[in-house]
RNA sequence: GCAGAGGGUUGGGUGGCCGCUCCGGCUUCGGCUGGAGAGGAAAGUCCGGGCUCCACAGGGCACGAUGCCGGAUAACGUCCGGGCGGGGCGACCCGACGGAAAGUGGCACAGAAAUGACACAGCCGCUUCGGCGGCAACGGUGAAAUGGUGCGGUAAGAGCGCACCGGCGGCCGGGAGACCGGUCGGCCUGCCAAACCCCAUUGGGAGCAAGGCUCGACAGGAGGGGGUGAUGCUGCCCGCUGACCCUCCGGGUGAGCCGCUUGAGGCCGCGAGCAAUCGCGCGUCCCAGACAGAUGGCCACACAAAGACAGAACCCGGCUUAUAGACCCUCUGCCACU
Numbered sequence: 001g002c003a004g005a006g007g008g009u010u011g012g013g014u015g016g017c018c019g020c021u022c023c024g025g026c027u028u029c030g031g032c033u034g035g036a037g038a039g040g041a042a043a044g045u046c047c048g049g050g051c052u053c054c055a056c057a058g059g060g061c062a063c064g065a066u067g068c069c070g071g072a073u074a075a076c077g078u079c080c081g082g083g084c085g086g087g088g089c090g091a092c093c094c095g096a097c098g099g100a101a102a103g104u105g106g107c108a109c110a111g112a113a114a115u116g117a118c119a120c121a122g123c124c125g126c127u128u129c130g131g132c133g134g135c136a137a138c139g140g141u142g143a144a145a146u147g148g149u150g151c152g153g154u155a156a157g158a159g160c161g162c163a164c165c166g167g168c169g170g171c172c173g174g175g176a177g178a179c180c181g182g183u184c185g186g187c188c189u190g191c192c193a194a195a196c197c198c199c200a201u202u203g204g205g206a207g208c209a210a211g212g213c214u215c216g217a218c219a220g221g222a223g224g225g226g227g228u229g230a231u232g233c234u235g236c237c238c239g240c241u242g243a244c245c246c247u248c249c250g251g252g253u254g255a256g257c258c259g260c261u262u263g264a265g266g267c268c269g270c271g272a273g274c275a276a277u278c279g280c281g282c283g284u285c286c287c288a289g290a291c292a293g294a295u296g297g298c299c300a301c302a303c304a305a306a307g308a309c310a311g312a313a314c315c316c317g318g319c320u321u322a323u324a325g326a327c328c329c330u331c332u333g334c335c336a337c338u
Stems, first nucleotide, its partner, number of pairs: 001334010013301006020037007039309001043320002046318005051207004063203005068082005083097001084095004098198002103196002105192003120139001122135005147165006166188002168185007211258006220249006232240002265285003268281005
């Protein structure tokens, strides 16, 4: 220098004018004035949790979700670290990655044959030339053909024997575990569970239009208690007071308020840990809260530029998707030069 890999930050600046929402202060109630005012995804609503109401003895069935191991977390289908498999020269990336030796089922076309079955062409032996027997190396089909390669062996062949490789099983060793290494045994078993299924773990439903309070309008009904003392002072007793109180059912239209934004919170520092993350500090900050719903418009200036994708509605943790441009860090391969 070229080509790449991983990660992070930003995504508009300055000034002027006119507006919008919320909060504080002042007010002659008309306003005036000060402060604050979208995002990294506010999005899709795909997971998980908080919160609220409803349901719920316990157990089982059904249905769904998840699925290598260890850790993190409020929780997760997320994240971190590791293992295994696959891709890349490499940095690195991708993986629903439990069980097919429990059972059922499927495997188009082609092919003899798609799983406890088979032999089309062919090879070998025998033959009374009709066939009978042996075989699966070689040919052909297919996405896939009954471990692979080689040597031996044989009539021809075959794990039939042997070596190496792969798988499975036993034993030994390492590791917390997934798993890895060694050794022994010819034990050699097709693929599909994102088909049913089996195993393990796990899941109650609905959602802030959740849900609650107050006031007015309307239309009440039933039951119970109460001068043998309701109610209030007052949580209880005494005392005072002296007529209402409680529960359930019910029609129903508006208005106001709460929930509502201070929280698994941000920043800084120190500490533990490989990391995700966690702990600590008399550290520091308060950062939209509407209810038809604010956060906008115009002009000027510099840069290549009208500036990208886009816009809160109960709140958090993730995932996924969209995103013009600018900047930074670490690493890999190749080429050139010193």